[in-house]
RNA sequence: AGAGUUUGAUCCUGGCUCAGGGUAAACGCUGGCGAUGUGCCUAAGACAUGCAAGUCGAACGGGAUUUGUAGUCUUCACAAAGGAAUACUCUAUUCUUUUGUGAAGAUUAUGAGUUUAGUGGCGAACGGGUGAGUACAAGAUAGGAACGUACCUCAAAGUGGGACAUAGCCCCUCGAAAGAGGGGGUAAUUUCCCAUGUGUCGCAAGAUCAAAGUCGCAAGACGCUUUGAGAGCGGCCUAUCCACUACCAGCUAGUUGGUAAGGUAAUGGCUUACCAAGGCUAUGACGGUUAACAGCUCUUAGCGGAGAGUCUGUCACAAUGGGACUGAGACACGGCCCAUACUUCUACGGAAGGCAGCAGUUAGGAAUCUUGCGCAAUGGACGAAAGUCUGACGCAGCGACAUCGCGUGAAGGAUGAAGGCCCUCGGGUCGUAAACUUCUUUUAUUGUGCCAUGAAGCAUUUUGAAUCAACAGCUACUAACUACGUGCCAGCAGUCGCGGUAAUACGUAGGCUGUAAGCGUUACCCGGUUUUAUUGGGCGUAAAGCGUCUGUAGGUGGUUUGAUAAGUCUUGUUUCAAAGACCCCAGCUUAACUGGGGGCAGGGGCAGGAUACUAUCAGACUAGAGUGAUAUCGGGGUUACUGGAAUUUUUAGUGUAGGGGUAAAAUCCGUGGAUACUAAAAAGAACACCAAGCGCGAAGGCGGGUAACUAGGUAAUACUGACACUGAGAGACGAAAGCUAGGGUAGCCAAUCAGAUUAGAGACCUGAGUAGUCCUAGCCGUAAACUAUGUAUGUUAAUUUUCUGCCACUUGUGGUGGGAGAUGUAAGCUAACGCGUUAAACAUACCGCCUGGGGAGUAUAGCCGCAAGGCCGAAACUCAAACGAAUUGGCGGGGAGGCGCACAACCAGUGGAGCAUGUGGUUCAAUUCGAUACGAAGCGAUGAACCUUACCUGGGUUUGAAAUGUAUCUGCAACCCCCAGAAACGGGGGAAUCCUUAGAGGGUGAUACACAGCUGUUGCAUGGCUGUCGUCAGCUCGUGACGUGAGUUGUUCUCUUAAGUGAGGUAACGAGCGCAACCCCCAUCCGGUGUUAUUGUGUCACCGGAGACUGCCUAGCAUUAUUUUGUUAGGAGGAAGGAGGGGACGACGUCAAGUCAGCAUGAUGCUUAUGUCCAGGGCUACACACAUCCUACAAUGGGGAGUACAAUGGGUUGCGAAAUCGCGAGAUGGACUAAUCCCACAAAACUCUCCUCAGUUGGGAUUGCAGGCUGAAACUCGCCUGCAUGAACCCGGAAUUGGUAGUAAUCGCGCAUCAGCAGCGCGCGGUGAAUACGUUCUCGCCUCUUGCACACACUGCCCGUCAAAUCAACAAAGUUGGGGGUACCCAAAGUUUUGCCUUUGGCAGAAUUAAGGUAAAUCCAGCGAUGAGGGUUAAGUCGUAACAAGGUAACC
Repeated sequence: AGAGUUUGAUCCUGGCUCAGGGUAAACGCUGGCGAUGUGCCUAAGACAUGCAAGUCGAACGGGAUUUGUAGUCUUCACAAAGGAAUACUCUAUUCUUUUGUGAAGAUUAUGAGUUUAGUGGCGAACGGGUGAGUACAAGAUAGGAACGUACCUCAAAGUGGGACAUAGCCCCUCGAAAGAGGGGGUAAUUUCCCAUGUGUCGCAAGAUCAAAGUCGCAAGACGCUUUGAGAGCGGCCUAUCCACUACCAGCUAGUUGGUAAGGUAAUGGCUUACCAAGGCUAUGACGGUUAACAGCUCUUAGCGGAGAGUCUGUCACAAUGGGACUGAGACACGGCCCAUACUUCUACGGAAGGCAGCAGUUAGGAAUCUUGCGCAAUGGACGAAAGUCUGACGCAGCGACAUCGCGUGAAGGAUGAAGGCCCUCGGGUCGUAAACUUCUUUUAUUGUGCCAUGAAGCAUUUUGAAUCAACAGCUACUAACUACGUGCCAGCAGUCGCGGUAAUACGUAGGCUGUAAGCGUUACCCGGUUUUAUUGGGCGUAAAGCGUCUGUAGGUGGUUUGAUAAGUCUUGUUUCAAAGACCCCAGCUUAACUGGGGGCAGGGGCAGGAUACUAUCAGACUAGAGUGAUAUCGGGGUUACUGGAAUUUUUAGUGUAGGGGUAAAAUCCGUGGAUACUAAAAAGAACACCAAGCGCGAAGGCGGGUAACUAGGUAAUACUGACACUGAGAGACGAAAGCUAGGGUAGCCAAUCAGAUUAGAGACCUGAGUAGUCCUAGCCGUAAACUAUGUAUGUUAAUUUUCUGCCACUUGUGGUGGGAGAUGUAAGCUAACGCGUUAAACAUACCGCCUGGGGAGUAUAGCCGCAAGGCCGAAACUCAAACGAAUUGGCGGGGAGGCGCACAACCAGUGGAGCAUGUGGUUCAAUUCGAUACGAAGCGAUGAACCUUACCUGGGUUUGAAAUGUAUCUGCAACCCCCAGAAACGGGGGAAUCCUUAGAGGGUGAUACACAGCUGUUGCAUGGCUGUCGUCAGCUCGUGACGUGAGUUGUUCUCUUAAGUGAGGUAACGAGCGCAACCCCCAUCCGGUGUUAUUGUGUCACCGGAGACUGCCUAGCAUUAUUUUGUUAGGAGGAAGGAGGGGACGACGUCAAGUCAGCAUGAUGCUUAUGUCCAGGGCUACACACAUCCUACAAUGGGGAGUACAAUGGGUUGCGAAAUCGCGAGAUGGACUAAUCCCACAAAACUCUCCUCAGUUGGGAUUGCAGGCUGAAACUCGCCUGCAUGAACCCGGAAUUGGUAGUAAUCGCGCAUCAGCAGCGCGCGGUGAAUACGUUCUCGCCUCUUGCACACACUGCCCGUCAAAUCAACAAAGUUGGGGGUACCCAAAGUUUUGCCUUUGGCAGAAUUAAGGUAAAUCCAGCGAUGAGGGUUAAGUCGUAACAAGGUAACC
């Protein structure tokens, strides 16, 4: 940076598509590791469970618990002392009291520790989520004044005294629960009162407002109260910017402003009362739709365009709606009250709830994660602190969702292994790739240590090349090709398109290309796209100039002086948060990622400065513009009057049979007197000649004459002094047709009727004929309203015509103005055509309009209209084109020129009959196949009884009837006979000697394997050959030139020719293939040779030459400056005269023309058969149709007899003589091997004779009998002979063929094929005409030109209805849902307020209001019987409207 796609090709316009980058993505296939990010875009749907906001005991009274100290009580143990009783008199036992000690327990007081429900304080308004709502709202940027502020900082002053409550707690009551109520008593950093007071209010006097303590041994610390200031934060106000829509044009009553009051932290209609009637709007109000905004992100060269996820700032919201309370701060996500919907519990009386916090569930969806760990880090709340709380946050988990990094090994290794694929069978390729050898260990794998855990990392350790590559593409765009399969099928496809038997486009394989842990697809955004164009497009014909003018807003604006400084320029300053982007540096092994530093440019604000330009203000000028008077021009307009010609009608006259109309006719008029002619009259409409590329007008448009009124142009002058240009909306005018009302109506004439034409004719043609055409008054408002060209101004060589002024005079010239035209030359422009001082050139100002084709100027809404309709004006859906200009062809019921047995003229035919041959059709077991407009049809076939033969039936055969090779075997040639059979084939018997270098070498035969074979298919895979246009005169190239290009020129033009033959001219000059000539035959002459010809020159045969070239002369015509040149006619000479007559020879190409069955050949099919062999049959059929011949229809003839004259050819498997036999076909015979002999007597002709116009003595078909020839064979199915038989046919409808001279016509002869078979074909000679004025017409061809919507090229293209299928949209009785309002009713909670009472309060109202209800409208959307149109769909119907003069020019 471009590319593909409209065409036969080209240039342009113009759309569609692709290559690039991106994503919060999804889907398909695949998937090794790590780092860093990121993850409900849909249902602001619903949510189980857990957690996400608490903290402070150093504010408080209590509780619980642990513990210390002290006291009291109880119990137990021990010790001591006392008393009593019993037994006893030594003593023992029991009971009891007191004291002490110890232990346990209880309790009281007090201290300490831990913990905590409640009161109190602070926090809970932060942090976290989401984007529903929101379009002067919010946000961004820049400013402002009338405010608030807990915690924090600074400063000043204080912290004294008293009091009343209340929760917790205890008791009682209600309730299922949630919870609630009553009574009693209590603390504080809770609350209240007094005091003081820097402070507040007030002019002053004066009035008035505070506080709290806790911890500590203490110092002191933390608090508390008041005031001032600060920082940060917040509330409010202003300006600018900020989506689409006019098919939303008017909106607004607290609305705009004022006064007063209320309210607020504060300004303010924020609220209320009163007063005024304002406010906004085309610079888009109001309404509707959509949307959180920004920093930034993606893309882009940039300007721009698109987006708003993560991160950051702001806003809004917390199930939906309303409301306030508390508080420094909320109208409060995890607070309260009410209403609504939903969910849960319930004892039916009532209660409870809100994940758009983190996880998670469910639903929806193409789609988006774990009910994880931790407060270790950062940050937050509380606290003096320890600390507690923290789903903020830090980490981990899941997902290739994205970006970045790494790996899947490295080095060597050729026998180029095996295998795959391809193959020209030689080989090539995968491919150093593998195997194999050596080496390394990132990743992977096993442990350990450090780090909240864990992971990562670092260090160390174990094993071991081990554990690891896919996806998409390969026709072009676009890097990369082959084979097989399939056969318009299956399928592909982003666009063009691919696929119908050789698919690089489908599917598979091999190979290759691209990217790579990813690769493709889909969706969306930007780009390409200058395809909305500010940068940076257009409007004559491609889409696009309003039908024209006037003019409002707006935009733009002449010369000059001064002032100002808004735009503009400049200086300084301030701001545009951070992150991001850019530059530099640094940290993770690198990168992504992250950290640090830095600044340009630009935007906004403020303050200075400059003044050229624009602007504003003030002044001046006259070149733009205008006005007055004068002169002049015109078919400018309106109105009135008026004229003649013509037409029609009426009347009168003359007059008689037609008139009229057409391509031809008819309808029609006319003997009731038309047409025609004459005279008179009436009516309406239009104005011949003049008249012209003429004039006027803004356009539409305007044409007899006169007058009145009126508008405009031009000229030179005087005046005004920028008054100008354009012009959205708006207004006026506006052909024809049409509409309304009233007139008028001669002619013409939609509709209609009739006659023709026609397949039809609702048309074209004809005869009638109504609306209309005309006038008056209104409406309509459109046209191919066109110069398809908006208006205005300026600049830029010319030539010429004409209209109209002025000036000069040398009177018809020149100069100078203003219009209207033409030419198309310079420059320039344009895709080209073309435009070119009347621009489509160069510039300026303003307006209008365009953005692929169709749908569609349609639908809907609105406005206008009486209606018809007009103006404005979409979408769904559908296509990959549609279009413009030019080019080459082809075509035309376009034009011009020319040619041809093309027509015309003439001759003879065909088409009718019979027969022959071929074809179609039909039939058949088979009637083999091909050819089948001219250019198939007596064609392939110059010859089907068998063979041919390809077809059918039947019988055989399978390496084969014929070819090549390999292996094995084989002492192996021929040939003869018999049996069965239709034959092939089969069976049997006989006979028999392979060659040789001596190697089982060669040949033969057999077997097996490779292979053969095919008239099977495809002539649309091909070669070769052929037909045809056409023996027509064309078809091309090189160099040059022209054109952007396809292409053109040359090759056109004039004359000429059979001819692109020749000449002249010419941006062409030359050349090639064709034409002609060269070649062959014939006609004349000469020379030579001469057998088998003929002999007297000669003739004849063969060989070789000559000759003809407009070369000579005359005249006419045309042409030429001259010389000439061309043509026509004639003459001479000559056998032949204007190419002498024939033949061969066929340019570039066309028809997918014909042929695979002549041959060759690719591919494909068959392979015990679609090959091959044999017998018989068929190709010869026969209601019919066609083509080409033959024979005829007779007297120019037929029969009989006689007499003449040719040429070309052929002849050893042959021609076959003489002679003999037979009526004849023929038989016997065998001269001659060829200028010698034979086929072989030519026939028509001529002479004589018969027939005498008949279905005949014409004609010979058909049939019968008897023969002949060929051949193994003559039935199907040959030819000939003799006798007999004796059909149609008496000259042929429509139509059609051949022929221009030795031709047609007519007559016979020969040859090829061939055993035999010729009415065919190819040749030969004999006799031998008629006609051509001419190019109008038919057919074909050549050249030039013109039109084209054709290019498969007129057998083209193409339109509409109807019928069928399908799609989307419109209308529609109605119906369903939703949005925002209006009026009224009802009205919760709350707030404000009023009244009353038993006054810490209670009760009853009022206002306001969410929600709800009723009613009438409005807007949006869904469905809708049916209706009307539209789009699309290989092969439906009917016509043929358009493209050529499209057959009636087309179109608005």
Molecule: small-subunit ribosomal RNA
Organism: uncultured bacterium